[in-house]
The RNA shown here (transfer RNA) has 73 nucleotides and comes from an uncultured bacterium. Its mean pLDDT, the model's own confidence on a scale to 100, is 81. Rfam family: tRNA. By type it is a transfer RNA.
RNA sequence: GCGCGCUUAGCUCAGUUGGUAGAGCAUUCGCCUUAUACGCGAAACGUCGUGGGUUCGAGCCCCUCAGCGCGCA
Numbered sequence: 001g002c003g004c005g006c007u008u009a010g011c012u013c014a015g016u017u018g019g020u021a022g023a024g025c026a027u028u029c030g031c032c033u034u035a036u037a038c039g040c041g042a043a044a045c046g047u048c049g050u051g052g053g054u055u056c057g058a059g060c061c062c063c064u065c066a067g068c069g070c071g072c073a
Stems, first nucleotide, its partner, number of pairs: 001072007010025004019056001027043005049065001051063003
């Protein structure tokens, strides 16, 4: 330099044909318990890597840039 893949909550990851952003773990609060753990319930946490485009509507499609990984040279 070229090609491919990945980037979504604190962490690990889903997200279907473009139509309300989710799960588990972790955190906080409550219930339970003599107390803790386990269990149960609730809450909070997201500019969906950056910028732009298409569209009535984009996490999803297109372009650009960045980071990480793999391969080729």